SAM riboswitch aptamer (S box leader) from an uncultured Acidimicrobiaceae bacterium, 90 nucleotides, folded computationally. It matches the Rfam family "SAM riboswitch aptamer (S box leader)". About the family: The SAM riboswitch is found upstream of a number of genes which code for proteins involved in methionine or cysteine biosynthesis in Gram-positive bacteria. The SAM riboswitch acts at the level of transcription termination control. The predicted structure consists of a complex stem-loop region followed by a single stem loop terminator region. Model confidence (mean pLDDT): 86 of 100.

RNA sequence: CGCUCAUCUAGAGCGGCGGAGGGACAGGCCCUGCGAAGCCGCGGCAACCGGCGAGCGAUCGUACCGGUGCCAAUGCCUGAUCGAUGAGUC
Numbered sequence: 001c002g003c004u005c006a007u008c009u010a011g012a013g014c015g016g017c018g019g020a021g022g023g024a025c026a027g028g029c030c031c032u033g034c035g036a037a038g039c040c041g042c043g044g045c046a047a048c049c050g051g052c053g054a055g056c057g058a059u060c061g062u063a064c065c066g067g068u069g070c071c072a073a074u075g076c077c078u079g080a081u082c083g084a085u086g087a088g089u090c
Stems, first nucleotide, its partner, number of pairs: 002089007013042005021031003025079004043071003048067003051062004075082001
């Protein structure tokens, strides 16, 4: 990178560095010098996988611990042969 499956109207931000972009893409509509992206620190949300507990099982619960993810707006809206994340697989 490709393929398969699940989910995507809930939830959760402060500080430092930085210095003009960002919301995948197109068209809209927004956010942004009252500080964008990115990086770092700390904090938080959630519960996909592991763990732990319950159950014959399907499954349910838990968040002290591990692996991810996420913390403007319904995946911001519409569109598509679209995207993102997780688990698995070659």